[in-house]
RNA sequence: ACACCAUCCGGAGCGGCCGAGAGACCCGGCUCGACGACGCCGCAGCAACCCCCCGCAGCAGCGGGUGCGGGUGCUCCAGCCGGGUUCGAUGGAGG
Numbered sequence: 001a002c003a004c005c006a007u008c009c010g011g012a013g014c015g016g017c018c019g020a021g022a023g024a025c026c027c028g029g030c031u032c033g034a035c036g037a038c039g040c041c042g043c044a045g046c047a048a049c050c051c052c053c054c055g056c057a058g059c060a061g062c063g064g065g066u067g068c069g070g071g072u073g074c075u076c077c078a079g080c081c082g083g084g085u086u087c088g089a090u091g092g093a094g095g
Stems, first nucleotide, its partner, number of pairs: 002094001004092005013043005021032003024085006044075003049071003052065005079087001
C1' cells in the first nucleotide's frame, strides 16, 4: 500500500512566516479570503483514542476514573448544504 473496528456531538487561540486561492473530489448553491484566507512553524490550550488506574469479563472486549506524565489528535463558518463517490479525516489493533 491494503482490509478491519470506533468516532466525526461538545470543547479549546495568540504570535510569526508565506502570498492566492480555500472549504476531500464532480455538479449546483452557500461561505471564507490582500482587514492576508488555505498552508507551515512556535507557544499556549482543549479533549480523552491509546499508554496509565479501578471493576466486570477472559485475551477480543464492556463500563468507569485521572489529566501530573508519554504517543497521537484537535483548537472552526461548518465533514457548510443538496445529489453523487471504490468518499474523506483521526485514533486503535492487524499486516
Model confidence (mean pLDDT): 76 of 100.
This is a predicted structure of a 95-nucleotide RNA (SAM riboswitch aptamer (S box leader)).